[in-house]
Context: one part of a larger RNA
RNA sequence: CUGAUGGUGGAUGCCUUGGUCGCUAAAGCCGAAGAAGGACGCAAAAGACAGCGAAAUUUGUCGGGGAGCCGUCAAUAGGCGAUAAUCCGACAGUAUCCAAAUGGGGUAACCCGACACUGUGAAAGCAGUGUUACACACUGUUUCACAGUGAAUUUUCAAUUUUGAAAAUUAGUAAAUUUACUGUGAAGCAGUGUGGGGUAAGCCGGGGAACUGAAACAUCUCAGUACCUGGAGGAAAAUAAAUCGUAAGAGAUUCCGUUAGUAGCGGUGAGCGAAAACGGAUGAGCCUAAAUCCGCCUUCGGGCGGAGGUUGCAGGGUCCGACCUUAUAACAGGAAGAAAAAGAAGAAAGCUAUGGAAUGGGCUACCAAAGAAGGUGAAAGUCCUGUAUUUUAAUUUUCAUCCUGUUUUAGUUGGAUACCUAAGUACUGCGGUCCACGUAAAAUACCGUAGGAAUCUGGGGAGACCAAUCUCCAAGGCUAAAUACUUUAGCGGUCCGAUAGUGAACUAGUACCGUGAGGGAAAGGUGAAAAAAACCCUAGAUAGGGGAGUGAAAUAGAUCUGAAACCAUCAGCUA
Numbered sequence: 001c002u003g004a005u006g007g008u009g010g011a012u013g014c015c016u017u018g019g020u021c022g023c024u025a026a027a028g029c030c031g032a033a034g035a036a037g038g039a040c041g042c043a044a045a046a047g048a049c050a051g052c053g054a055a056a057u058u059u060g061u062c063g064g065g066g067a068g069c070c071g072u073c074a075a076u077a078g079g080c081g082a083u084a085a086u087c088c089g090a091c092a093g094u095a096u097c098c099a100a101a102u103g104g105g106g107u108a109a110c111c112c113g114a115c116a117c118u119g120u121g122a123a124a125g126c127a128g129u130g131u132u133a134c135a136c137a138c139u140g141u142u143u144c145a146c147a148g149u150g151a152a153u154u155u156u157c158a159a160u161u162u163u164g165a166a167a168a169u170u171a172g173u174a175a176a177u178u179u180a181c182u183g184u185g186a187a188g189c190a191g192u193g194u195g196g197g198g199u200a201a202g203c204c205g206g207g208g209a210a211c212u213g214a215a216a217c218a219u220c221u222c223a224g225u226a227c228c229u230g231g232a233g234g235a236a237a238a239u240a241a242a243u244c245g246u247a248a249g250a251g252a253u254u255c256c257g258u259u260a261g262u263a264g265c266g267g268u269g270a271g272c273g274a275a276a277a278c279g280g281a282u283g284a285g286c287c288u289a290a291a292u293c294c295g296c297c298u299u300c301g302g303g304c305g306g307a308g309g310u311u312g313c314a315g316g317g318u319c320c321g322a323c324c325u326u327a328u329a330a331c332a333g334g335a336a337g338a339a340a341a342a343g344a345a346g347a348a349a350g351c352u353a354u355g356g357a358a359u360g361g362g363c364u365a366c367c368a369a370a371g372a373a374g375g376u377g378a379a380a381g382u383c384c385u386g387u388a389u390u391u392u393a394a395u396u397u398u399c400a401u402c403c404u405g406u407u408u409u410a411g412u413u414g415g416a417u418a419c420c421u422a423a424g425u426a427c428u429g430c431g432g433u434c435c436a437c438g439u440a441a442a443a444u445a446c447c448g449u450a451g452g453a454a455u456c457u458g459g460g461g462a463g464a465c466c467a468a469u470c471u472c473c474a475a476g477g478c479u480a481a482a483u484a485c486u487u488u489a490g491c492g493g494u495c496c497g498a499u500a501g502u503g504a505a506c507u508a509g510u511a512c513c514g515u516g517a518g519g520g521a522a523a524g525g526u527g528a529a530a531a532a533a534a535c536c537c538u539a540g541a542u543a544g545g546g547g548a549g550u551g552a553a554a555u556a557g558a559u560c561u562g563a564a565a566c567c568a569u570c571a572g573c574u575a
Stems, first nucleotide, its partner, number of pairs: 001572007013560001014525002018496002020493009029198002037098003040053003044076001047073003050057001059092006068080003103112003113132008134195022159169004203231005213220001217267001243250002254281004264272002285478003288422001292307006312456001314421003317417007329407007337399005343391003349364004365382002367371001373385003427451007437463001458473005512519002532559001535547004
């Protein structure tokens, strides 16, 4: 060096319990009635996972189901079950300790109370049950302060009567004291209610970067992104024109497509980047304030309640007239349905040879509203579970329809009048922000600050501004659906197949590392079935090996296949 036989090693092939990305449908908040998340316990027995809570591997009731069961690793012992278990669904019960944690404290899962009641005890005591945090609101009550009103008493003054001094009576004035009621405020006590904390993503506010890009960098960009923080709901937000538009008109909001990388903005750099119109999804509109009238109260300023009324071709009120009639929504009850939360019925194949085994081969059949899929000793429509189809609920929940009842909503029109139609608002100056729009010719929208209107013969907008024209009616409020996201179920993928796919197919956010925030693995496969190797021999004596035995196979032996590097043994070749 070559070959053979082995060892080591774990590539490759095959497999899939797990992932990943979608579609469809359904569901979507939990919590002081103590959550989310945990600690500690609970089985015959030590541990882990799952389940449960001192009623602890479970309890009750109502349904389903029908022969086995006492969760898994994982076997053993001992039990349960046709008087219906185990199991599945629904509704209830129990639910230690910590945690918002809330009786006080605290180094979380611990320590220490107070009050009331109960049990036990001779008593001291011990045990059990309940209450006991804070903030806000309301109700009740107590005290205090202030204000008002009324009453009583005392004193002073005045008037009248009698009178020599003086005494009596009356109403009023002023002051003081006491007391009652009302109102306001403060504090305390009691009761009731609400809040507190959690939450993957999505949503709406308040704050708000830098790396980066500009081939440097400062305006700009990244980006109102990341991040911090407040809040709400199953969605949130927005929403019923002081809107667009162009000379025609449209008619709330939201989402998708398109308009369009257009119009524009821009150290006119890098870059940023609309809108109307159009095509679709969905479709829904309403309620106050005011004028005026009525009632009650008032500190005389007004307040409360009811009626009225809600708009732009202006509308409403008031006054004088003329007409007209059943279309709306909410709640409650009922009826018959459709679904969801357990289930039920469910067709049809045999022989033969090979083989360890037939689902494959050969032969002859059958079913099919079922030839989806998975399993079964090799590849099964007819073996099993299923599938097409049909069908089911004592109980709970959802949806739409109809009926009944209660309550509620809704008009047309002519004339007059000028009462009302949201004020520190609109708007302006200054300083900023947001609008695709960087101060620009910069409108529109918003904030701060200083000023500060009009009232329908009114006001806003149409991108400085003015005119004309068109259009709309701010300064109060509510509003489903189409949309976003997640979970669950079903179905799928020219997705992965164990160095891949989630970090995690296995005790995985585990082991381990770090004071901590945090970081974070490796690790799948005997066989159809454990039939997991009785017994014997060896030996350094629970290893390993050789026989024997099982099996189709043991070079399938704690294991599929078993490449290469690397290491041996044997044989050969070369020096």

The part of an RNA shown here (large-subunit ribosomal RNA, domain I) has 575 nucleotides and comes from a Candidatus Woesebacteria bacterium.
Its Rfam family is "Bacterial large subunit ribosomal RNA". Rfam links the family to the GO terms ribosome and structural constituent of ribosome.
The organism belongs to Candidatus Woeseibacteriota, within Bacteria.